[in-house]
A computed fold for a 508-nucleotide part of an RNA from Candidatus Roizmanbacteria bacterium GW2011_GWA2_36_23, annotated as small-subunit ribosomal RNA, 5' domain. The prediction has a mean pLDDT of 82. The RNAcentral record of the full RNA draws on ENA. It matches the Rfam family "Bacterial small subunit ribosomal RNA".
Context: one part of a larger RNA
RNA sequence: GGAUGAAUGUUGGCGGCGUGCCUGAGAUAUGCAAGUCGAGCGUCUUUUCUACCGCAAGGUGGAAAGGUAGCGGCGGACGGCUGAGUAACACGUAGGGAUCUGCCCUUGUUUGGAGGAUAGCCCCGCGAAAGCGGGGAUAAUACUCCAUAAUGUCUUCGGACUAAAGAGAGUAACUUCUUGAACAAGGAUGUUCCUGCGGCUUAUCAGGUAGUUGGUAGGGUAAUGGCCUACCAAGCCUAUGACGAGUAGCUGGCCUGAGAGGGUGGUCAGCCAGAGGGGCACUGAGAUACGGGCCCCACUCCUACGGGAGGCAGCAAUCAGGAAUAGUCGGCAAUGGGCGAAAGCCUGACCGCGCGACGCCGCGUGUAGGAAUAAGCUCUUCGGAGCGUAAACUACUGUGGUAGGGGAAGAAGUCCCGACUUAGUCGGGAUUGACGGUACCUUACUAGAAAGGGGCCGCUAACUGCGUGCCAGAAGCGUCGGUAAUACGUGGGCCCCAAACAUUAUCC
Numbered sequence: 001g002g003a004u005g006a007a008u009g010u011u012g013g014c015g016g017c018g019u020g021c022c023u024g025a026g027a028u029a030u031g032c033a034a035g036u037c038g039a040g041c042g043u044c045u046u047u048u049c050u051a052c053c054g055c056a057a058g059g060u061g062g063a064a065a066g067g068u069a070g071c072g073g074c075g076g077a078c079g080g081c082u083g084a085g086u087a088a089c090a091c092g093u094a095g096g097g098a099u100c101u102g103c104c105c106u107u108g109u110u111u112g113g114a115g116g117a118u119a120g121c122c123c124c125g126c127g128a129a130a131g132c133g134g135g136g137a138u139a140a141u142a143c144u145c146c147a148u149a150a151u152g153u154c155u156u157c158g159g160a161c162u163a164a165a166g167a168g169a170g171u172a173a174c175u176u177c178u179u180g181a182a183c184a185a186g187g188a189u190g191u192u193c194c195u196g197c198g199g200c201u202u203a204u205c206a207g208g209u210a211g212u213u214g215g216u217a218g219g220g221u222a223a224u225g226g227c228c229u230a231c232c233a234a235g236c237c238u239a240u241g242a243c244g245a246g247u248a249g250c251u252g253g254c255c256u257g258a259g260a261g262g263g264u265g266g267u268c269a270g271c272c273a274g275a276g277g278g279g280c281a282c283u284g285a286g287a288u289a290c291g292g293g294c295c296c297c298a299c300u301c302c303u304a305c306g307g308g309a310g311g312c313a314g315c316a317a318u319c320a321g322g323a324a325u326a327g328u329c330g331g332c333a334a335u336g337g338g339c340g341a342a343a344g345c346c347u348g349a350c351c352g353c354g355c356g357a358c359g360c361c362g363c364g365u366g367u368a369g370g371a372a373u374a375a376g377c378u379c380u381u382c383g384g385a386g387c388g389u390a391a392a393c394u395a396c397u398g399u400g401g402u403a404g405g406g407g408a409a410g411a412a413g414u415c416c417c418g419a420c421u422u423a424g425u426c427g428g429g430a431u432u433g434a435c436g437g438u439a440c441c442u443u444a445c446u447a448g449a450a451a452g453g454g455g456c457c458g459c460u461a462a463c464u465g466c467g468u469g470c471c472a473g474a475a476g477c478g479u480c481g482g483u484a485a486u487a488c489g490u491g492g493g494c495c496c497c498a499a500a501c502a503u504u505a506u507c508c
Stems, first nucleotide, its partner, number of pairs: 001508004006504005013363006019356002021321001026319003030316003035074003040071002044067010081274003091198006100190001104187008112146004121136006152161003166179004200246003207237003212234008249271004253264004276297005299310004327353001329352003335349001336347004366396004376387004400446007410435001413431008452497005457478003463492005473480002
């Protein structure tokens, strides 16, 4: 000199873009953060219309639209947070193979028949609650069986085994159309495994290792493999640092530097790991699953004392810790995601607004004229000099401010109607903005709200008066202060930077 997720002190006008618990992976009140599908299913229910009965109240039936708990499907493995652990194939890079892959795309084939349950519902019972039990009836794209077997798997090459589900539109009805279901092959995407090389400190850690190293056989897995088991052999790693200990998420990057290098890994992006601590599996294409399950531990809460409930390292917020870090805000308008045929619903992802000079950038605090120079203050050789064209005063401008008017882009889509080569395209109409009546433009008025901080002995730009008297104090280093201190305190002046300026901490 540069840099920072900074903090502290003094000061503080505006805007844009960023950024904000680095400490206790400490504990959490409250609200929200993952739902969706009625075009899979049976009920129940609301509204409207309608047929019949009835004087009426109303009852029974049908149709349409909507809603709901449940069964079922898909999604809750993404997105979001954090960095505790991890020195490891965790990461980076370059390769390799013995693998799986829902949704998506392409191609081919198929989609025949039958059945038994169960929730919701009704009845009964237990419990304070959480919830649970018994009986009865019912549906499906839930479940099971039979058939078929191209293909696939196994094979002693004879053969054996292996699937499915419907729904909607339309029609007088079928044909038909749309969408699904099953199998197989390929693609894409994602996942998994293995290997070479690379990147911390320590020898005041020198030996370490029995599933250890290899083989055979088997098991297990999507798959290779001591991954696991049995048997056999005695190997394997190590001064090119094994083993141990300490520290640490890794990278793209970022800071610095002419470079080599050194430091660092916050925001953003990729990967990994974790979800109060520890362990375990289930479901599933995918998890050993943050807002799923089970067990143990610690903690908290409810209780009728019998028993139950919970997990903010999601967004806000609270307490604590700390030098220190924000709103219990708005919206799904955009982008993206889940579900759905779609309309749409959900989305604290995200987009926005708010708070903080925390950082960077931009703008302003006026402009021109104005006295051989007011007052005041300071110094003085008492002549004068400095603050100083500075002020006052005159003219002007309007960044900004205040008030009025206009007023966005961000909107692509979606719905309706019509036409056509009706996958779809075109034309017409309607409609969708949180930010926000914001940005911006314009009109009027107004110099009006808007400058400080540090320093002045040398390094280092900038000097004098007074006070103090090795005292009080200053200080980054050298040092200064003991009666004229340019070094302490203060007044005036000056220098530097400027909405900031200093100090502290850390890195180069």